RNAcentral holds the sequence, with entries from Ribocentre. A computed fold for a 127-nucleotide RNA from a Deltaproteobacteria bacterium, annotated as c-di-AMP riboswitch aptamer (ydaO/yuaA leader). The coordinates come from a structure-prediction model, not an experiment, and the mean pLDDT is 76. Lineage of the source: Bacteria > Pseudomonadati > Myxococcota > Myxococcia.
[in-house]
């Protein structure tokens, strides 16, 4: 110096998951729910949170694997390009379009020095 593994501190990252004496409150996210409008489409049940969906092929019509489209992440706020990775899980229970008023629910968990280039924006210092 490089590679692999482990531990600690810290800048941080994904996410609504935050601030606060862990407390009052603030802030953030989501669903339900009129009129108008929309839909009138029924077991192949349907709907919701979430990026986590759709299609094709192989395979026992399984597990799983490969491909295409779409969506999401990559460490300072936004955009572009390339590259890499991800597309899980859970809830309602035959019922839910939109939706003012209105009331309802949630604020978990995980990662951890971790892609590169360009443009914009913002800020600091000096003149």
């Nucleotide at each position: 110096a490089u590679c692999a593994g482990g531990a600690a501190u810290u800048g941080g990252c994904c996410g609504a998951a935050u601030c606060g004496g862990u407390a009052a409150g603030a802030g953030c996210g989501g669903a339900g729910g009129a009129a108008c409008c929309g839909u009138u489409u029924u077991u192949c049940g349907g709907g919701g949170u979430g990026a986590a969906u759709u299609c094709c092929g192989a395979g026992g019509u399984g597990a799983u694997c490969g491909g295409a489209a779409a969506g999401g992440a990559u460490a300072g706020c936004c955009c572009u390009u390339a590259a890499u990775c991800c597309u899980a899980a859970c809830c309602c229970g035959u019922c839910a379009g939109c939706u003012a008023a209105c009331g309802c629910c949630g604020c978990a968990g995980g990662c951890g020095a971790c892609u590169a280039a360009g443009g914009g924006g913002a800020g600091a210092g000096a003149a």
It matches the Rfam family "c-di-AMP riboswitch aptamer (ydaO/yuaA leader)". Rfam's curators write: This family represents a conserved RNA structure found upstream of the ydaO and yuaA genes in Bacillus subtilis and related genes in other bacteria. The model forms 91% of the base pairs in the Rfam consensus.